Bacterial RNase P class A from a Kiloniellaceae bacterium, 403 nucleotides, folded computationally. Of the family's consensus pairs, 95% are formed in the model. The RNAcentral record of the sequence draws on ENA. Its mean pLDDT, the model's own confidence on a scale to 100, is 75. Taxonomically the source falls in Kiloniellaceae (Bacteria, Pseudomonadota, Alphaproteobacteria, Rhodospirillales). Its Rfam family is "Bacterial RNase P class A". The family's RNA type in Rfam is ribozyme. It is recorded under the gene name rnpB.
């Protein structure tokens, strides 16, 4: 120099007019605004709404079962967590490092396509061996038609599970010994079970002793075991509260006739029952008060598991103690716009290094163009995820030069 693996940060700057939202001060104003001054004003992800909580509200005498949902190797951390640090284990890379829904499969049920004999009952397609028999074939024998060995091939019958085929998966693997041919049949090793010893808080690890190997895979299938969880969200909730319209109360007015002044009779209108009869039911005005709701305002509403610096504890996630700081709250919904200076990148042409030369790449330098990525709070807060031009710095691995 290269090639790679991790970690953290920044994510335009300076001015200068103008405008905008909030909050204090301060003048004017009855009040509403309004004029000055000053202070602050997106983000690392404000995003997706994926988990985990403050807060409200409901609901509920505790507790514990059941349903539902969720989380699952271990120990820390945290207000909690499906998050975070630290280990274990297993995979992958030489190697820093990096991935993993990682609890039970000798509790029970269920699944295991196609292919293949055979998928949980083991099972025998090829195929390896041993008799028996037939047909050919060679050889060898005699009484010349048998016989007897040895063999390609056919059928049957027994024996194996080593090889071939299937297949994500075939009842451990490798090797030597053994056998008719095989086979944990026997040994050794590794692999498993079961037992122990020592080590660690643990999950686990290392090593000993005994078993010839039971118990095949699936739990992001049921299921089981262990632990968590009551709902629904700031349009949550509180408060104020209008004009109209519409609900109660109370008083006072209203159409005829009688009347002993307490009162009684009768009439009207609208609607249903088809119309008449009849029968049911309802009730105009005007003042005054009441309580619902609506529009609309207020408040929740930003002192907060807040930040930032030093120092201690911890490996580390975090923790504690001192000091310093106040740092967005809009609600059609502020954070913007112009302009100059400078700009990283990227683009072009041009000069230099690098070399024995030449050229190509890579770097540096000059001028010129271009001009900044994903994106924008809406109750907060702790995480994950996901997008993101480009830029700093930190540590590691590996290879090459050189001192």
């Nucleotide at each position: 120099c290269c090639a790679g693996a991790u970690g953290g940060c920044c994510g335009g700057a300076u001015g200068g007019c103008c405008g905008c939202g909030c909050c204090g001060g301060u003048g004017u104003u009855c009040a509403c605004g309004c004029g000055c001054c000053g202070g602050c004003g997106a983000g690392g992800a404000a995003a997706g709404u994926c988990c985990g909580g403050g807060c409200u509200c409901c609901a509920c005498g505790g507790a514990a079962a059941g349903a539902g949902g969720g989380u699952g190797c271990c120990g820390g951390g945290u207000a909690a967590c499906g998050c975070c640090c630290g280990g274990c284990g297993g995979g992958g890379g030489a190697a820093a490092c990096c991935c993993c829904a990682g609890g039970g499969a000798a509790a029970g049920u269920g699944c295991c396509a196609c292919a293949g004999a055979a998928a949980g009952c083991a099972a025998a397609c090829c195929g390896c061996c041993c008799g028996g028999u037939c047909c050919g074939c060679g050889a060898g024998c005699c009484u010349c038609g048998g016989u007897u060995c040895g063999u390609u091939g056919g059928c049957g019958g027994g024996g194996c599970a080593a090889g071939g085929g299937u297949g994500a998966a075939a009842g451990g693997g490798u090797g030597c010994g053994g056998u008719a041919a095989g086979a944990g049949c026997g040994c050794a090793c590794c692999g498993c079970g079961c037992u122990u010893g020592c080590g660690g808080c643990a999950a686990c690890g290392c090593g000993g002793g005994c078993g010839g190997c039971a118990g095949g895979g699936u739990a992001a299938a049921c299921c089981c075991c262990a632990c968590c969880c009551g709902g629904a969200g700031c349009a949550a909730g509180a408060c104020c509260g209008a004009a109209u319209a519409g609900g109660g109360a109370u008083g006072g007015c209203g159409g005829g006739c009688c009347u002993g002044c307490g009162g009684g009779c009768c009439a009207g209108g609208c609607g249903c029952g088809u119309u008449u009869c009849c029968g049911c039911g309802c009730c105009g005005c005007c003042a005054u008060c009441c309580g619902g709701g609506u529009a609309g305002g207020u408040c929740g509403c930003g002192c907060g598991a807040g930040g930032c610096g030093u120092c201690c504890g911890g490996c580390g996630a975090c923790g504690g103690a001192c000091g310093c700081c106040c740092c967005a709250g809009a609600u059609g919904a502020a954070u913007g716009g112009c302009c100059a200076u400078c700009g990283a990148c990227c683009c072009a042409u041009c000069g230099g290094c690098c070399u024995g030369g030449c050229g190509g790449a890579g770097c540096c330098g000059a001028u010129g163009g271009c001009g900044a990525a994903c994106a924008g709070a809406a109750c907060c807060c702790g995480g994950c995820u996901u997008a993101c031009a480009g830029g700093c710095c930190g540590u590691c691995u590996g290879g090459c030069a050189c001192c």